[in-house]
Glycine riboswitch aptamer from Octadecabacter sp. B2R22, 89 nucleotides, folded computationally. The coordinates come from a structure-prediction model, not an experiment, and the mean pLDDT is 78. The model forms 91% of the base pairs in the Rfam consensus.

């Protein structure tokens, strides 16, 4: 110096779902309240194999608490980059 894998920070891409219904208002708003109804990719919960079985136990699977249904933020996750850690040659 390379590879492999954690995590962090910057770039870059990144979906779905409500022009629904009813009320407020010195503010008429992509607003605020209350209903329904819907999303599934932030966080969060479950749980199959299996195990040392009253318990542990994985996901993009299920659930929708929280989130979210115009653009923007946000966003699993992917690409580069830089950075730290860890084994191993």
């Nucleotide at each position: 110096c390379u590879c492999u894998c954690g995590c962090c920070c910057g770039c870059g891409g990144g979906a779905g779902a409500g022009u629904c219904u009813g009320g407020g208002c010195c503010u008429u708003g992509a607003c605020c309240c209350a209903g329904c109804g819907c999303c599934g990719a932030a966080g969060g919960a479950g749980c199959a194999a299996c195990g040392a079985c009253c318990c542990g136990g994985a996901a993009a699977c299920u659930c929708u608490c929280a989130g979210g249904c115009a653009c923007a933020c946000g966003g699993a996750c992917c690409g580069c980059g830089g950075g730290u850690g860890a084994a191993u040659a």